[in-house]
Source information:
Model confidence (mean pLDDT): 80 of 100. The RNA shown here (transfer RNA) has 72 nucleotides and comes from Candidatus Harrisonbacteria bacterium RIFCSPLOWO2_01_FULL_44_18. Its Rfam family is "tRNA".
């Protein structure tokens, strides 16, 4: 230099046009002589950045960031 994947919550991940979810993780209660496990219940919250289509974008297009692969 060329192609191709990936950026979503503290962490792992889902959502492929029409309210962003789950699972560990927190925090409260039940249980226990405690703790751990279970079991109930709570909050917070997150789409990498810009710009474009659309009535509506996480989602599609388009640039750049940065992160893997392959190629030369």
């Nucleotide at each position: 230099g060329g192609g191709c994947c990936c950026a979503u919550a503290g962490c792992u991940c889902a959502a492929c046009g029409u309210c962003a979810g789950a699972g560990c993780a927190g925090c409260g209660g039940c249980c226990u002589c405690a703790u751990a496990a279970g079991c109930c219940g709570c909050a917070a919250g997150a789409u990498g950045a810009g710009g474009g289509u659309u009535a509506a974008a996480u989602u599609c297009c388009u640039u750049c960031u940065g992160g893997g692969c392959c190629c030369a």